[in-house]
Context: one part of a larger RNA
RNA sequence: GAUUGAACGCUGGCGGCAUGCUUAACACAUGCAAGUCGAACGGUAACAGGCCCUUCGGGGUGCUGACGAGUGGCGGACGGGUGAGUAACGCGUAGGAAUCUACCUAGUAGUGGGGGAUAGCCCAGAGAAAUUUGGAUUAAUACCGCAUACGCCCUACGGGGGAAAGGAGGGGAUCUUCGGACCUCUCGUGCUUUAGGAUGAGCCUGCGUCCGAUUAGCUUGUUGGUGGGGUAAUGGCCUACCAAGGCAACGAUCGGUAGCUGGUCUGAGAGGAUGAUCAGCCACACUGGGACUGAGACACGGCCCAGACUCCUACGGGAGGCAGCAGUGGGGAAUAUUGGACAAUGGGGGCAACCCUGAUCCAGCGAUGCCGCGUGUGUGAAGAAGGCCUGCGGGUUGUAAAGCACUUUCAGUGAGGAGGUUGCAUCACGUGUUAAUAACACGAGGUGUUGACGUUACUCACAGAAGAAGCACCGGCUAACUCCGUGCCAGCAGCCGCGGUAAUACGGAGGGUGCAAGCGUUAAUC
Numbered sequence: 001g002a003u004u005g006a007a008c009g010c011u012g013g014c015g016g017c018a019u020g021c022u023u024a025a026c027a028c029a030u031g032c033a034a035g036u037c038g039a040a041c042g043g044u045a046a047c048a049g050g051c052c053c054u055u056c057g058g059g060g061u062g063c064u065g066a067c068g069a070g071u072g073g074c075g076g077a078c079g080g081g082u083g084a085g086u087a088a089c090g091c092g093u094a095g096g097a098a099u100c101u102a103c104c105u106a107g108u109a110g111u112g113g114g115g116g117a118u119a120g121c122c123c124a125g126a127g128a129a130a131u132u133u134g135g136a137u138u139a140a141u142a143c144c145g146c147a148u149a150c151g152c153c154c155u156a157c158g159g160g161g162g163a164a165a166g167g168a169g170g171g172g173a174u175c176u177u178c179g180g181a182c183c184u185c186u187c188g189u190g191c192u193u194u195a196g197g198a199u200g201a202g203c204c205u206g207c208g209u210c211c212g213a214u215u216a217g218c219u220u221g222u223u224g225g226u227g228g229g230g231u232a233a234u235g236g237c238c239u240a241c242c243a244a245g246g247c248a249a250c251g252a253u254c255g256g257u258a259g260c261u262g263g264u265c266u267g268a269g270a271g272g273a274u275g276a277u278c279a280g281c282c283a284c285a286c287u288g289g290g291a292c293u294g295a296g297a298c299a300c301g302g303c304c305c306a307g308a309c310u311c312c313u314a315c316g317g318g319a320g321g322c323a324g325c326a327g328u329g330g331g332g333a334a335u336a337u338u339g340g341a342c343a344a345u346g347g348g349g350g351c352a353a354c355c356c357u358g359a360u361c362c363a364g365c366g367a368u369g370c371c372g373c374g375u376g377u378g379u380g381a382a383g384a385a386g387g388c389c390u391g392c393g394g395g396u397u398g399u400a401a402a403g404c405a406c407u408u409u410c411a412g413u414g415a416g417g418a419g420g421u422u423g424c425a426u427c428a429c430g431u432g433u434u435a436a437u438a439a440c441a442c443g444a445g446g447u448g449u450u451g452a453c454g455u456u457a458c459u460c461a462c463a464g465a466a467g468a469a470g471c472a473c474c475g476g477c478u479a480a481c482u483c484c485g486u487g488c489c490a491g492c493a494g495c496c497g498c499g500g501u502a503a504u505a506c507g508g509a510g511g512g513u514g515c516a517a518g519c520g521u522u523a524a525u526c
Base pairs, nucleotide, nucleotide: 001526002525003524004523006522007521008520009519010518013373014372015371016370017369018368019366020365021331026329027328028327030326031325032324035074036073037072040071041070043067044066047065048064049063050061051060052059053058081284082283083282090209091208092207093206094205095204096203099201100200104197105196107194109192110191111190112146114144115143122135123134124133125132126131152160153159154158166189167187168186169185170184171183172182174181175180210256211255212254217247218246219245222244223243224242225241226240227239228238229237259281260280261279262278263274264273265272266271286307287306288305289304290303309320310319311318312317337363339362340361341360345359346357347356348355349354376406377405378404379403386397387396388395389394410467412462413461414460415459416458420453423449424448425447426446427445429443430442431441432440470515471514472513473512474511475496476495477494481510482509483508484507485506491498492497
């Protein structure tokens, strides 16, 4: 000199953009943070409508819109947080072969025919509660067989074991218990099989990746082989047997410290330091262990066991996990609101409408940082008064003020006012499909409607210099000097040093210098 996630002291007008627990991975009250689908299903607790009854209080009926609880599907493995652990194929980089991949995409071949249950509801119990037992009954895209089989396996002209599910909308001879059955068309609908793509993930290897030798030897599933097991997959990953290997002064082992990287800071560079925000990877989710489900987890807001802690209890037994967003206590020099909205972007579910989303977008708080603007402009010598100094003549503050003439940024008040908006609903048109002028899909058009921010940005008008300057320093380094007080005292100080009676170095004043909504100090890095 530059820099910071900074803190402290004094001071403090506005805006934009960023940024904000670096400490206790300490404990957490409360609310919210993952749901959705009735176009899978049986149904109907609430609400609204229709119909029926009514003593006018109401009651009945799932008929319709919808839908609590339940079965079922998909998603809760993403998104969000933290950096405790980890010196490791963890990360970075360059490669590799023995793998899986839901949803998506473009193909192949199918979607035939049956069955038995079970939740819910109802009935009867147990328990303080959490919860739970028995009986009866019922549905499915839940579950299980049969048929068929490209690919799969084996001792291979043969044999073995294997799939599936329907739903919605429109139309129509016939049948009908008027619910529908049956036939047919449609849906960028679903289901099964299989070979690809894409995406994501698992695995292996070369090289690089902090300090310590006051850590020198380490290792028995250890190193390799064979057989077997296991996995999606290679492999001592596991196991039986066999061999006796493997690593190490080019630092093994042990100990300490630490998430890694893109980057960031500094520096002419080489390098040094660092790893907040943002992005990629990894690890963790009260502590330790375990598996289940699933395409994917050994799963933050899932399950089981053990432990510590907290809470409820009728003492028999139960409940919990903010390193999600806010917020509380504690720790600390120190770090924010128990805010708004799904309008946009993105995610989950759904045909869709839509629902959910503390992701996100916004707002609030903090000069924490960077950037921009303002706190007036011109004129004005009687060089006013006052202050300070003085050699008493004057000098200086100083065009500074006052006065005169202007301007009105920003803030204030009042009006106007973009863009962030694409969707969605509805009307009618065209094209495609079709038996069809239904329905459905696509395209162009009309109308209506959707903004948290928001009193938006921005523009105009109004009034009046009106509301807006401090902090540090002045011995040298280092820009800036005099007086008074003090008298080795009180004190200053980054280094040299200053102060013992004229201190430009202490304290005050006047003046000056430097930065400026900041200025200094401390800490830290180069």
A computed fold for a 526-nucleotide part of an RNA from an uncultured prokaryote, annotated as small-subunit ribosomal RNA, 5' domain. Model confidence (mean pLDDT): 83 of 100.